[in-house]
Predicted 3D model of a 495-nucleotide part of an RNA (small-subunit ribosomal RNA, 5' domain) from an uncultured bacterium. Model confidence (mean pLDDT): 82 of 100.
Context: one part of a larger RNA
């Protein structure tokens, strides 16, 4: 000098930040991912039209369901990991790409179901069994094939280009009076993103010296978007290691941050990039993308419900609770702004985010008055008893109003319209009155600041040296002084 700090004493205001470093311990409750009726059928409500009085049509809204897109982003944590995890420089002749932009071509004609609903049954519950009805941009064939994939042949030619032939491979409609708009299918390109590989870089221990059997390589096969022992069968016997393999310990990495003249040392909280994880372990499904925090299955530990047959759950999301700890906040407001998802849109959702609340935890700014005022009040302390000092300090006189109290006006942030949580906030203005506001540590040397009394190796102090055993500037109190100041000290840690 520094800190995500804590503790002691003290504490007026504002701005901007920061706030479980410990138990990746367990979690009550609420919320944190939905949306689309311009894909679809149904039920209910309502308005209206119509009726042969059974009903039917249309519009609007609500509800669950089918279907689509999004739930792989955003948010959290640092357990694991010494590794191509990260950083950096390259490679990929071994790849994928929903949504977006652009270009080309197409969007023809059929079929069979199923949820919702309804009947029956089982069930404490979660839920389940079975029969029947129905729609679609859900599902399945057929046709077509610019394109694309594969095969054959020719030409040029290194695995590519081009020409010809053959085989395979698509689709969905909706809205609008219409123009048209939004979609769907196949491919090319752009742009963005992802996967894989290589060199180099950065921790301790040799009181860890040998390690390795899918191990190292080859061939065939499988698998993947794709290379590869990634997996498998067979064959060979290799591969790594004192330039530290293997083992043990510790640890997320970086941009940065702290300190320092620098070299370096320490560190990785907040913010940004990457990685890993989501009660513990394993597994795949769906999908353009996951081996998926608020999806699924299995096993385990734990908690809860139960009619004992069986079920439900996962805050390392935001708040909040218990526990642990020296220690770390509100079960707040709003989608107004920025951004995200869905939707043609209106809009809905968004504990992302924007704000507010709590905490001197940090940094910065302001205030607690200003001017005058005695050869100097009272009082305290000291005294050589003369005086000295607190001290212009107070009183007293004059002035001002940041802050404070009360009142009024009142934002920007909002774009083409509407729409402001913050917030009656900031800011401006009026009135009032010095009013509402100073502590803390130290005074032996280092080290700025000294006397008196009490105590008597006691009580105590202390960072080091050391003080205290009867005149203690070192203990305690008082007066005075010094430092710093809404803070001041102490402890811990780093340079």
């Nucleotide at each position: 000098g520094a800190u995500g700090a804590a503790c002691g004493c003290u504490g007026g205001c504002g701005g901007c930040g920061u706030g479980c470093u410990u138990a990746a311990c367990a979690c009550a409750u609420g919320c944190a991912a939905g949306u689309c009726g311009a894909a679809c059928g149904c039920a209910c409500a309502u308005a209206u039209c119509u009726u042969u009085c059974g009903g039917g049509g249309u519009g609007u809204g609500u509800g669950a369901g089918u279907g689509g897109c999004a739930g792989a982003c955003g948010g959290g944590u640092g357990c694991g990991u010494a590794a191509c995890a990260c950083g950096u420089a390259g490679g990929u002749g071994a790849c994928c790409u929903g949504c977006c932009u652009u270009c080309a071509a197409g969007u023809g004609g059929g079929g069979a179901a199923u949820a919702a609903c309804u009947g029956u049954c089982c069930u404490a519950a979660c839920g389940g069994a079975u029969g029947g009805c129905u729609a679609a941009u859900a599902c399945c064939g057929c046709a077509u094939a610019u394109g694309u994939u594969c095969c054959c042949g020719g030409c040029g030619u290194c695995g590519c280009g081009u020409c010809g032939g053959g085989a395979g491979u698509a689709a969905a409609g909706c809205a609008g009076c219409a123009a048209u708009g939004c979609g769907c299918u196949u491919g090319g390109a752009g742009a963005g993103g992802g996967g894989c590989c290589u060199g180099c870089g950065g921790c301790g221990g040799a009181u860890u010296a040998g390690c390795u059997a899918g191990u190292u390589g080859g061939u065939g096969g499988g698998g993947u978007a794709a290379c590869g022992g990634c997996c498998u069968a067979c064959c060979a016997a290799g591969g790594c290691g004192a330039u530290g393999a293997u083992c043990c310990g510790u640890a997320g990495g970086g941009g940065g941050c702290g300190u320092g003249a620098g070299a370096g040392c320490g560190u990785g909280g907040c913010c940004c990039c990457c990685c890993a994880c989501a009660c513990u372990g394993g597994c795949a499904c769906u999908g353009a993308g996951a081996u998926a925090c608020g999806g699924g299955c299995c096993a385990g530990a734990c908690u809860c419900c139960u009619a004992c047959g069986g079920g439900a759950g996962g805050c390392a999301g935001c708040a909040g609770u218990g526990a642990g700890g020296a220690a770390u906040a509100u079960u707040g407001c709003a989608c107004a702004a920025u951004g995200g998802g869905c939707g043609c849109a209106a809009g809905c959702c968004u504990g992302a985010u924007g704000c507010a609340g709590c905490a001197a935890c940090g940094c910065c700014g302001c205030g607690u008055g200003c001017g005058g005022g005695a050869c100097g009040a009272a009082g305290g302390c000291c005294u050589u008893c003369g005086g000295g000092u607190c001290g212009u300090a107070a009183a007293c006189c004059g002035c001002u109003u940041u802050u404070c109290u009360g009142g009024g006006g009142a934002a920007a942030g909002a774009g083409c319209a509407a729409g402001g949580a913050c917030g009656g906030u900031a800011c401006c203005u009026c009135a009032g009155g010095a009013a509402u506001a100073a502590a803390u540590c130290u005074c032996g040397g280092c080290u700025a600041a000294c006397u008196a009394c009490g105590u008597g190796c006691c009580a105590g102090c202390a960072g080091c040296c050391g003080c205290g055993g009867u005149a203690a500037a070192a203990c305690g109190u008082a007066g005075g002084a010094g430092g710093c100041g809404a803070g001041c000290g102490u402890u811990a840690u780093c340079c």